A computed fold for a 688-nucleotide part of an RNA from a Candidatus Micrarchaeaceae archaeon, annotated as large-subunit ribosomal RNA, domain II. Model confidence (mean pLDDT): 82 of 100. RNAcentral holds the full RNA, with entries from ENA. Rfam family: Bacterial large subunit ribosomal RNA.
Context: one part of a larger RNA
RNA sequence: GCCAGGGAGUGUAUGGUAGUGGCGAGCCGGAAGGCGUAGCGAAAGCGAGAGCUCGCAGCAUGCGAGGAGCAUGGUAUGAAAAUGCCAUAGUCACUAUCAUACGACCCGAAGCCGUUGUGAACUACGCGUGCCCAGGACGAAGCUAGGCUAACGCCUGGUGGAGGUCCGCAACCUGUCAUGGCAUGUCCUGUUGGGUGAGGUACGGGUAGCGGCGAUAUACCAUUCGAACACGGCAAUAUCGGGUCCCUUCUGAAGUAUCUUUAGGAUAGCUCAGGGCGAGCUUGCACACGCGGUAGAGCUACCGAAUAGUUGGUAAGGAGCCGAGAGGCUCCACCAACUUAUCGAACUCCGAAUGUAUGUGCUGCGUAGACCCCUGGAGUCGGCGAGGCUGGGUAAGCUAGCCCCGCGAGACUGCAAAGAUAGUGACUGAGGUUAAGGUCCCCAAAUCGCGAUUGAGUGUCUUGAAAGUAGGAGAGGCCACAGACAGCUGGGAGGUAGGCUCAGAAGCAGCCACCCUUUAAAAAACGCGUAAUAGCGUACCAGUAGAGAUCUCUCUUACUGAAGAUAUACGGGGCUAAAUCGCGUACCGAGACCCCAGAGUUCGUUAAGAACUGGUAAGAAGGCGUAUGGCAGGGCAAGAAGUACGACCGAAAGGGCGUAUGGACCCUGUUGUAGUGAAAAUCCUGGU
Numbered sequence: 001g002c003c004a005g006g007g008a009g010u011g012u013a014u015g016g017u018a019g020u021g022g023c024g025a026g027c028c029g030g031a032a033g034g035c036g037u038a039g040c041g042a043a044a045g046c047g048a049g050a051g052c053u054c055g056c057a058g059c060a061u062g063c064g065a066g067g068a069g070c071a072u073g074g075u076a077u078g079a080a081a082a083u084g085c086c087a088u089a090g091u092c093a094c095u096a097u098c099a100u101a102c103g104a105c106c107c108g109a110a111g112c113c114g115u116u117g118u119g120a121a122c123u124a125c126g127c128g129u130g131c132c133c134a135g136g137a138c139g140a141a142g143c144u145a146g147g148c149u150a151a152c153g154c155c156u157g158g159u160g161g162a163g164g165u166c167c168g169c170a171a172c173c174u175g176u177c178a179u180g181g182c183a184u185g186u187c188c189u190g191u192u193g194g195g196u197g198a199g200g201u202a203c204g205g206g207u208a209g210c211g212g213c214g215a216u217a218u219a220c221c222a223u224u225c226g227a228a229c230a231c232g233g234c235a236a237u238a239u240c241g242g243g244u245c246c247c248u249u250c251u252g253a254a255g256u257a258u259c260u261u262u263a264g265g266a267u268a269g270c271u272c273a274g275g276g277c278g279a280g281c282u283u284g285c286a287c288a289c290g291c292g293g294u295a296g297a298g299c300u301a302c303c304g305a306a307u308a309g310u311u312g313g314u315a316a317g318g319a320g321c322c323g324a325g326a327g328g329c330u331c332c333a334c335c336a337a338c339u340u341a342u343c344g345a346a347c348u349c350c351g352a353a354u355g356u357a358u359g360u361g362c363u364g365c366g367u368a369g370a371c372c373c374c375u376g377g378a379g380u381c382g383g384c385g386a387g388g389c390u391g392g393g394u395a396a397g398c399u400a401g402c403c404c405c406g407c408g409a410g411a412c413u414g415c416a417a418a419g420a421u422a423g424u425g426a427c428u429g430a431g432g433u434u435a436a437g438g439u440c441c442c443c444a445a446a447u448c449g450c451g452a453u454u455g456a457g458u459g460u461c462u463u464g465a466a467a468g469u470a471g472g473a474g475a476g477g478c479c480a481c482a483g484a485c486a487g488c489u490g491g492g493a494g495g496u497a498g499g500c501u502c503a504g505a506a507g508c509a510g511c512c513a514c515c516c517u518u519u520a521a522a523a524a525a526c527g528c529g530u531a532a533u534a535g536c537g538u539a540c541c542a543g544u545a546g547a548g549a550u551c552u553c554u555c556u557u558a559c560u561g562a563a564g565a566u567a568u569a570c571g572g573g574g575c576u577a578a579a580u581c582g583c584g585u586a587c588c589g590a591g592a593c594c595c596c597a598g599a600g601u602u603c604g605u606u607a608a609g610a611a612c613u614g615g616u617a618a619g620a621a622g623g624c625g626u627a628u629g630g631c632a633g634g635g636c637a638a639g640a641a642g643u644a645c646g647a648c649c650g651a652a653a654g655g656g657c658g659u660a661u662g663g664a665c666c667c668u669g670u671u672g673u674a675g676u677g678a679a680a681a682u683c684c685u686g687g688u
Stems, first nucleotide, its partner, number of pairs: 001688006011102013026035003039046002051070004058063002072087006105243004112233003116230003124207002127204006133197001135167003138163001142159007172194002177190002180188002182185001209225001211221002218227001246623006256268005269380002271377006280365002284362005290356002296350001297348002303344003308339006317332006383407003387403006412423003427598003431594003437588003440573003446585001448584006459575002467560011479548001487544005493517003498512003523538001526537003599613005624677001626674010642661005648655002
């Protein structure tokens, strides 16, 4: 892992609500007594039905149970007016559901405690009795011999044998390093350290958990130590995690607000079921009448920001100049007006669309009961995605919000694959038509038609910049047979070398001016050039030749720009259309739509019929099956239950039948009772 068996909303008490039944101003209990029959008031205390009108169902044309309103009554407050509560149905049992207290649906801690124990066989540190430390080296004190000295003493030689001394692959202890070894161990091997000492070691014995022991590492106290282990309290507690067992039908959420013990809970919202009432409701459209300050726009209409100038003013500020000083002048600054270029979420002289309150009408819904009200049961309080609009951020499959639609809880078709996108809301079965999207093959349907573009495999899903290059369309301007554009031929002059400056300045260093004449035309010169001249072109004009030329804007196509890690990267094949743009006609294509048949739900006169039937959490309803009791009825040795196989019936849970096996019990109806349904819980036990 698999198989079998076991395995989780239970019991008691109390209470709320609903239903059924008994009795009923009483009910229950053996009794005591409990609940009810009267309320109001903090209390003292006081202390109640009696009518009229409307009116649902129904009968039927005004009656009308319940119901509503008014009046009256009780009581409290109040001076009063008035207002609040009240003015005859309960009680007992059973059933269902919920709440509370208990283990309270089941399983799961780490832990806490104990007039409960077990441990020092491991290890820590004392105690008692023992045992062990190859070999070598250094050579303290003391002693001694000789020498020296006035003496103390010193020197030299010897003896001696001290030491947490030295060397050391002896034993033994320890555990520094290793990219060593393997069967990964407190291992081995190599290496390193200690090796007469605070040394090593054997046995015996001691210290006990709110404790011991500790050359302190919070180390060790039997693989357990920031408080051992075993047992008990104990089913500790768990706002946390996992699990929670048959079927079908009906409805069907929330991830929001407030408070908070903020992983949770409470209340509201959204949801389900039941009941009451009895006539309106209306989220959609139009109109009328209001609300508003967004988008936009604007600013000599305010506030704030802000460009360039002109004119005028103020003279208190700053700078400069003149002056002996007084003072004067100029510029900046400031103020005003005018011209000019612009802005603002926290600016507004203005100002939409959408939105929204109220009313009316329409539409839709509603006596087959809406709207509203009451009672009971929940779940939800982590949300996420697209579109629109905002804040933060360089940005994000980022983050904080609002509106709306989806996923969540939504299947099916398209987008290669898919949560949210496009189409469309799935009761079951058959047939047809379309949607989005497609129609060469994979793959259902056009190798369809017309007109263009692209030559880059661009492209064939979304997506690339600045900049550069080359095409295609469209629009406009200007010139042109009185000859345009380009090319070629010729001219391109004179006053004059304009004046100034300058060594020079002659069209062409620089400054000023930029005239005149002859002309078909020709600049006081657009460029090159000279030291300065010279020289070469240009503008401009004529000729030649004979038809379009040139400029600007808009749209569009292709290329370069263009970088990612196994190997290309439209889903693939492939395609020059099967690419892109525009137009058109067919066809394919879903559970959508149409139609036929069937099932169920709600409503309805047990009808006709109409509408409806996606669904997580959750609620409600109806069923299937298991074990067992009562009552009634049956089966069975001519073979019960169980087991295996086979085909059959039912919408499902399930049910019966046949054959074989088996060898003694079993079933149906009805009514009770419940240890009543398993695939999961690292579930438990057994088998394999």